[in-house]
RNA sequence: UCCCCGGUAGCUCAGUGGUAGAGCACUCGGCUGUUAACCGAUUGGUCGUAGGUUCGAAUCCUACCCGGGGAG
Numbered sequence: 001u002c003c004c005c006g007g008u009a010g011c012u013c014a015g016u017g018g019u020a021g022a023g024c025a026c027u028c029g030g031c032u033g034u035u036a037a038c039c040g041a042u043u044g045g046u047c048g049u050a051g052g053u054u055c056g057a058a059u060c061c062u063a064c065c066c067g068g069g070g071a072g
Stems, first nucleotide, its partner, number of pairs: 001071007010024004018055001027041004048064005
């Protein structure tokens, strides 16, 4: 320098054009001698950044940034 994969909640990840979700964690409650476990509920998002396409973009296109792998 070039090619490929990835970046979404505190963490691990889903979501392939039409209201952004799950599990775990945090918080609160239930359960009980107490803790843990279990059960229920709540909270939590600039979808890496900036443009473009579209009535509508996490999703499609372009450039860039970061991480991983490969070629030279």